[in-house]
RNA sequence: GAACGCUGGCGGCGUGCCUAAUACAUGCAAGUCGAGCGCGUUUCGAAGGUGCUUGCACCUUCAAUGAAACGAGCGGCGGACGGGUGAGUAACACGUAGGUAACCUACCUUUAUGACUGGGAUAACCACGGGAAACCGGGGCUAAUACCGGAUAAGAUUUAGCUUCGCAUGAAGCAGAAGUAAAAGGCAGUUUCGGCUGUCACAUAAAGAUGGACCUGCGGCGCAUUAGCUAGUUGGAGAGGUAAGAGCUCCCCAAGGCGACGAUGCGUAGCCGACCUGAGAGGGUGACCGGCCACACUGGGACUGAGACACGGCCCAGACUCCUACGGGAGGCAGCAGUGGGGAAUAUUGCACAAUGGGCGCAAGCCUGAUGCAGCGACGCCGCGUGGGGGAUGACGGCCUUCGGGUUGUAAACUCCUUUCGCUAGGGACGAAGCGUAUUUGUGACGGUACCUGGAGAAGAAGCACCGGCUAACUACGUGCCAGCAGCCGCGGUAAUACGUAGGGUGCGAGCGUUGUCCGGAAUUACUGGGCGUAGAGAGCUCGUAGGUGGUUUGUCGCGUCGUUUGUGUAAGCCCGCAGCUUAACUGCGGGACUGCAGGCGAUACGGGCAUAACUUGAGUGCUAUAGGGGAGACUGGAAUUCCUGGUGUAGCGGUGGAAUGCGCAGAUAUCAGGAGGAACACCGAUGGCGAAGGCAGGUCUCUGGGCAGUAACUGACGCUGAGGAGCGAAAGCAUGGGUAGCGAACAGGAUUAGAUACCCUGGUAGUCCAUGCCGUAAACGGUGGGCGCUAGGUGUGAGUCCCUUCCACGGGGUUCGUGCCGUAGCUAACGCAUUAAGCGCCCCGCCUGGGGAGUACGGCCGCAAGGCUAAAACUCAAAGGAAUUGACGGGGGCCCGCACAAGCGGCGGAGCAUGUGGAUUAAUUCGAUGCAACGCGAAGAACCUUACCUGGGCUUGACAUACACCAGAUUGCCGUAGAGAUACGGUUUCCCUUUGUGGUUGGUGUACAGGUGGUGCAUGGUUGUCGUCAGCUCGUGUCGUGAGAUGUUGGGUUAAGUCCCGCAACGAGCGCAACCCUUGUCUUAUGUUGCCAGCAAUUCGGUUGGGGACUCGUGAGAGACUGCCGGGGUUGACUCGGAGGAAGGUGGGGAUGACGUCAAAUCAUCAUGCCCCUUAUGUCCAGGGCUUCACACAUGCUACAAUGGUCGGUACAACGCGUUUGCGAGCCUGUGAGGGUGUGCUAAUCGCUGAAAGCCGGUCGUAGUUCGGAUUGGGGUCUGCAACUCGACCCCAUGAAGUCGGAGUCGCUAGUAAUCGCAGAUCAGCAACGCUGCGGUGAAUACGUUCCCGGGCCUUGUACACACCGCCCGUCACGUCAUGAAAGUUGGUAACACCCGAAGCCAGUGGCCUGUAAAAGGGAGCUGUCGAAGGUGGGAUUCGG
Repeated sequence: GAACGCUGGCGGCGUGCCUAAUACAUGCAAGUCGAGCGCGUUUCGAAGGUGCUUGCACCUUCAAUGAAACGAGCGGCGGACGGGUGAGUAACACGUAGGUAACCUACCUUUAUGACUGGGAUAACCACGGGAAACCGGGGCUAAUACCGGAUAAGAUUUAGCUUCGCAUGAAGCAGAAGUAAAAGGCAGUUUCGGCUGUCACAUAAAGAUGGACCUGCGGCGCAUUAGCUAGUUGGAGAGGUAAGAGCUCCCCAAGGCGACGAUGCGUAGCCGACCUGAGAGGGUGACCGGCCACACUGGGACUGAGACACGGCCCAGACUCCUACGGGAGGCAGCAGUGGGGAAUAUUGCACAAUGGGCGCAAGCCUGAUGCAGCGACGCCGCGUGGGGGAUGACGGCCUUCGGGUUGUAAACUCCUUUCGCUAGGGACGAAGCGUAUUUGUGACGGUACCUGGAGAAGAAGCACCGGCUAACUACGUGCCAGCAGCCGCGGUAAUACGUAGGGUGCGAGCGUUGUCCGGAAUUACUGGGCGUAGAGAGCUCGUAGGUGGUUUGUCGCGUCGUUUGUGUAAGCCCGCAGCUUAACUGCGGGACUGCAGGCGAUACGGGCAUAACUUGAGUGCUAUAGGGGAGACUGGAAUUCCUGGUGUAGCGGUGGAAUGCGCAGAUAUCAGGAGGAACACCGAUGGCGAAGGCAGGUCUCUGGGCAGUAACUGACGCUGAGGAGCGAAAGCAUGGGUAGCGAACAGGAUUAGAUACCCUGGUAGUCCAUGCCGUAAACGGUGGGCGCUAGGUGUGAGUCCCUUCCACGGGGUUCGUGCCGUAGCUAACGCAUUAAGCGCCCCGCCUGGGGAGUACGGCCGCAAGGCUAAAACUCAAAGGAAUUGACGGGGGCCCGCACAAGCGGCGGAGCAUGUGGAUUAAUUCGAUGCAACGCGAAGAACCUUACCUGGGCUUGACAUACACCAGAUUGCCGUAGAGAUACGGUUUCCCUUUGUGGUUGGUGUACAGGUGGUGCAUGGUUGUCGUCAGCUCGUGUCGUGAGAUGUUGGGUUAAGUCCCGCAACGAGCGCAACCCUUGUCUUAUGUUGCCAGCAAUUCGGUUGGGGACUCGUGAGAGACUGCCGGGGUUGACUCGGAGGAAGGUGGGGAUGACGUCAAAUCAUCAUGCCCCUUAUGUCCAGGGCUUCACACAUGCUACAAUGGUCGGUACAACGCGUUUGCGAGCCUGUGAGGGUGUGCUAAUCGCUGAAAGCCGGUCGUAGUUCGGAUUGGGGUCUGCAACUCGACCCCAUGAAGUCGGAGUCGCUAGUAAUCGCAGAUCAGCAACGCUGCGGUGAAUACGUUCCCGGGCCUUGUACACACCGCCCGUCACGUCAUGAAAGUUGGUAACACCCGAAGCCAGUGGCCUGUAAAAGGGAGCUGUCGAAGGUGGGAUUCGG
């Protein structure tokens, strides 16, 4: 350097196999020189010849030499550059700064000198042979700038000498001796033909430049679960070797060298300039471009050469591919294109040498996949465009809608302009400098490209992601925990701004999103710049090595440090400025920076070295006192437990919540005496003392460590800390040997319990004790490492000491060390710490970096073992954790209240019946209500109706409303027929206003619509229940706290009460409480009918009448009660207790009144209502049925079980209410009765319902299933009603069931209450009412008290709960999945070692032969040897995988 999805107009500049250093078809990528040389072929020229077609073909020659091209060869130079890749490499490989007095350098430049004289071969070629080929063999010629001699020799080299200098070996110069070279060449010009000149080559030497080689300092990865590594290893003398120093190599000698400042090993990796990020410091990376290195199929090796151990050279081995005649051969794209393969993924088998550069050449030139260009890819960066102005009835369409409208939106249409880019036509570059030839001219791949001009025409050019919060942007529909989304939190279970789609919007824009990687935010590895009491983190403690760090004074050095300067820090990049492409990206020029390294000069405060200088305050020593459970050893004491012996003594003891096991008549327990043995040391004793910590307690003695105070004699920084290391180290445990009274794991038994492998009890072994040796851990805690200094105080206590006072004892003050409490500043997240710091600083060590996995696995070390120390990862979660806050909760605490318990009275639960519910049943048994807070509830009244349910029959603008259009005439009523009825048909009769119609009303047809007791109370309003008539719930301002929050509202009293008082960083306020309201109880006053009647009168004896207002009563208006008064208590308070007066006394009784909120409490079926659903039906009408069923269960009641009663007879006293619509209905008659007949009165304080019942007075019954009880059933009736079959109530006669006071459990009630007795009303034709709502009559008992049950209030405490204890949460097991460890086995990788084999090749030895000679010297096939790659065998190591 990206990839993927959707989309895609143009141009410029860049950039493009990150994976398989995998395998490669094909083409090209390194040649050139005839001015070094010989030869061959072809053409041309000249001359000659032959054939003849007379201008063609063929042949010969060109002399030592005609011209040109081509071919191979000899020869020279170049193929060591350029180009590619990053496998290897943790290394002097790289970077940087130096060194070489230890070196080389072809071509190039400069200087100097030279270039004399000889020689023999060999390829090509010719002919021959072998082979399929590649190629090879011997024979015969030939040339050179190929090769080999001789001469000359300034200098180089070697060596004895001298001079100068340096950095140790040494360096430079002078002079003497020995010894070493070449191409008589090529070309051009000239020539007197002998040569000469120029140029290119050549030789030597000295320099330069360039390029390289070697050495050194410093720098840059991980792992210590890699701690020891090393035999050529480290050094020395000598030799060899190299361009050159060196164990580079060899013989000998010595035993060294490296390492905690990380050797060795393993893993990973090319390094740098730079690139990305970041405020910086850092962190990450090493694509493109540039520098260096390494590699070229894998491994080894040398040759040639100036340079290689050589990408397109050679040899050998191996793997692979190809050719083959099977005998042998050929090859290496990590050059440019290209192909297969791999992969998420990366391009053309292009053009040109025009430019830049390279090789060769005198040059022309040739070669150049270097390079310049083009092609492909939105891969990146940059620029441009897809139009601009006007344009409202705000068009159509879309979407939404509260139906009014809004929005898309000036957007479009329309109109007026412009023409970049693209298209088209014409013109058309810069880049070109050189070089050659001299007359002038010629040279462009890109490219007919850039650019310029004309033309047409808005014409050809917009998408992607997102819209719940973070984060800019919202609605509708679909879906219904499904489909799906998601970076984190999370969304989706029927009204989804979160899914999908649409409309709209937001962001960016030829791109937009996603994924991946890196940095940032992250002070979340903290050098800059963090922490460790409780969040993760102080080692259990001490000593001490290395290291780090360190008091005062002086001198010196100048290492650190500081200043200045020099060199370097390549170029590019980065920053700034200027400039060139229309701009920008891009590029050029200049400057800065590159924070680094090295050298010179200077400074010397600070740190450091030295003076083995000095000092005394740090530290230590001495001396004088002193406290102490400090340590070790030996000896010793009493109390207690247990056991043994004996005595006394008798039936239990022991133990517990209660028991039992156990012990005891074989004499226990108890008690007395004696004895044995082990362990621990009461009181003192403490908030105290000592010790480094662990820890230390009867007493005495011996030995011994440390502290503290005083003194100031001695030493003179000797100090602090402390990685590794060493020692100590509770309890338990282990080993050996003792000991064992008590206690007591394990174990046994007894209990408890659902169980009880526990808690409790009875026993009891190890152990606990001693000696010796291990272990090495603890909540080893102050959860706080050590040392030093500084920073308010107050008050205890332990050990000293000084001063004052003092007869003494006390007392007061100062000082040092230790140990506590409180508290300021400061710190801290808070809690808290606070001179004994968790404050302010310095020094050193240890430790931490989300939770789980895990202090685990593996490895290592230690241990007899148990186990300890060191110490991960995979995987998994989005938290885990700290401190504090508000609630809730607690079988936590304190205080208080309530018919909450207790004390009482009466019930329920058992029976029968009634009513409701569940369940079952059914065509339907309509629906709702479900702990308290559903169940005599909605329903204050289901035979039809109601009615919502079922069956059957009908209707479809509809049973009901509104509007419009058209038509019709009245609608309605009455009669008849069919039918179960709805309904249908037939007959008959009849309107109003009058403006005489388009009127009203009605009917029909049609359209909008009606209708729904269909769903959702978890979409809602309203209403209601409940906690609870409990005393609470909040706010403003202030204050405190980082904050959540607190305070107020807590505290002390008091109250029914957050009621009031006092206190208080609070002061006030609101909703609640209370009061105001209604009713009842007393009185006064006004009034006096329909009410009343004391007195007067009348009377039919009934307040009936006259009359009266006194009384009762009714209706109004007032009074009264407020702890007002007295006394006690209390804080002179609030208040409370008692009393007086009073009808009433401490809210007089009752009612209405229900705070903030809780329960997604109840209700869509009272009503209203969003959304959804039905529309010839889920609407509507009708008939019949059902809601009234019945093996059962529950709830609420009624009636009973009887004598405090039943029954019969007599008799007394209410209140609330209700009633002329079809009502209440007196009295009278009638019926045993329900009732019937008649019907006065009453529109009600007038009349009626209406005789209240219990009660009281008598009679009877006599404890029984009864004269109790009344169910059930039979018969007969009455009433209401269209109609009592399903399915009404009541009456009479008969029948006469269960039931003899009710298990566990449970409910109500505190005074006119409970209990008991009847009466009225609503609903209503009637009634299943024994229900409900009211009314009055009679009329109790009990409350010690707050321990307990339930509910509630306040304060406080703990909390891992917050859906709030109906919470949270732990472990096993079963099944499946994933990750990891271990075991058994199997199979690979890597590195090393030992041995075997040993290619090529260098080196060494030998050496037929060749050359040559007077003799030598030289070359060298072959053979042998050392080393040596691959391969083989072996046992180990290590590692990861299947």
Molecule: small-subunit ribosomal RNA
Organism: uncultured Actinobacteridae bacterium